[in-house]
RNA sequence: AGAUGAAAAAGGCAAAGCCGUUCGAAAGUCGGUGACGCAAAGCCACGAAUCUACGUCAGGUAAAUCUGAUAGGAUGGUCGGGUUGCCCGU
Numbered sequence: 001a002g003a004u005g006a007a008a009a010a011g012g013c014a015a016a017g018c019c020g021u022u023c024g025a026a027a028g029u030c031g032g033u034g035a036c037g038c039a040a041a042g043c044c045a046c047g048a049a050u051c052u053a054c055g056u057c058a059g060g061u062a063a064a065u066c067u068g069a070u071a072g073g074a075u076g077g078u079c080g081g082g083u084u085g086c087c088c089g090u
Stems, first nucleotide, its partner, number of pairs: 003090003012038002017033004023028001036077001042083003046080003049075003054072001055070005
């Protein structure tokens, strides 16, 4: 320096559920609690996947309600990719 993660130690993160006078149109996010799990469950929406549809476009209507399509939104704890990195062994 590269590959790897059987065992150990130190520390780290925190699913579901519950709570909230967080933010949001929603999906979801944020804070508290919690402890299912995680060796990148650190970071980046670049490719795919999934979720939502304020707005926009189309349809419809006397006008609306309404119907459909659509990411400029969301998820990194769905997968791939990029990037940084603690400890120990080989």